RNA sequence: GGGCGUUUAGCUCAGCGGGAGAGCACUUGCCUUACAAGCAAGGGGUCGGCGGUUCAAAUCCGCCAACGCCCA
Numbered sequence: 001g002g003g004c005g006u007u008u009a010g011c012u013c014a015g016c017g018g019g020a021g022a023g024c025a026c027u028u029g030c031c032u033u034a035c036a037a038g039c040a041a042g043g044g045g046u047c048g049g050c051g052g053u054u055c056a057a058a059u060c061c062g063c064c065a066a067c068g069c070c071c072a
Stems, first nucleotide, its partner, number of pairs: 001071007010024004018055001026042005048064005
């Protein structure tokens, strides 16, 4: 330098045109002598960035960035 893949909550990931979600973690309460576990409730997101297509974009297209693999 070229090709491919990935980027969504603190972490690991699902979702691939029309409500942003799960598990774990975190907070509060209950329970316990206490802790853990358990039960109930709750907070947390520029969906990597910019632009385009569309009535509508996390989802499709282009460019850029970061990371990984392969080739040179």
The RNA shown here (transfer RNA) has 72 nucleotides and comes from an Actinomycetes bacterium. Its mean pLDDT, the model's own confidence on a scale to 100, is 85. Its Rfam family is "tRNA". Its family is annotated with triplet codon-amino acid adaptor activity in the Gene Ontology. The organism belongs to Actinomycetes, within Bacteria.